[in-house]
Molecule: transfer RNA
Organism: Bacillota bacterium
C1' cells in the first nucleotide's frame, strides 16, 4: 500500500433509527466507638473528529485521526 474489527461515564463494557445504560468506582446521608461490610440517595458522557443520508443519528454512508489483527511488497 490492501483488508476486517474496534472507539460509548473516571474504568471494563452492553445497547441500537425516536428515552444514553450496567458493574465497579467517587460523593452525601443512615448504620459503627472508628475504619470495613451492609442500606438509601446522588454526582458524572453532548457515544473519537468532521460532512452527508433522514422529519429524526450513538445507531446508516464518505473522510479522517487513533488502536488491534492479517495479508502483500521492501530488508
Nucleotide at each position: 500500500g490492501g483488508g476486517u474489527c474496534c472507539u460509548u461515564a473516571g474504568c471494563u463494557c452492553a445497547g441500537u433509527g425516536g428515552g444514553a445504560g450496567a458493574g465497579c468506582g467517587c460523593u452525601u446521608c443512615c448504620u459503627u466507638g472508628a475504619c470495613g461490610c451492609g442500606g438509601a440517595a446522588g454526582a458524572g458522557g453532548c457515544c473519537g473528529u468532521g460532512c452527508g443520508u433522514u422529519c429524526g443519528a450513538u445507531c446508516c454512508g464518505c473522510a479522517c485521526a487513533g488502536g488491534a489483527c492479517c495479508c502483500a511488497c521492501c530488508a